[in-house]
This is a predicted structure of a 74-nucleotide RNA (transfer RNA) from an Oscillospiraceae bacterium. NCBI's taxonomy places the organism under Bacteria, Bacillati, Bacillota, Clostridia, Oscillospiraceae. Its Rfam family is "tRNA". It is annotated as a transfer RNA. It was read from a public genome assembly.

RNA sequence: GCGCCCGUAGCUCAGUUGGAUAGAGCGCACGCCUCCUAAGCGUGAGGUCACCGGUUCAAAUCCGUUCGGGCGCG
Numbered sequence: 001g002c003g004c005c006c007g008u009a010g011c012u013c014a015g016u017u018g019g020a021u022a023g024a025g026c027g028c029a030c031g032c033c034u035c036c037u038a039a040g041c042g043u044g045a046g047g048u049c050a051c052c053g054g055u056u057c058a059a060a061u062c063c064g065u066u067c068g069g070g071c072g073c074g
Base pairs, nucleotide, nucleotide: 001073002072003071004070005069006068007067010026011025012024013023019057028044029043030042031041032040050066052064053063054062
């Protein structure tokens, strides 16, 4: 330099067939339970879906640039 894959919550990831409010587990905060803690149960906070632009009535999802990570080739 070229090709392919990936980037979504603090972490690991689902969602990629374009459509209703963007989700799960773990973690975190609070509450219930308990003599206390752990476990268990409930509630809640936390996201400009890497960035910029385009297509569309509508984009996490499709297209392009850039940035970052991984693999392969030279």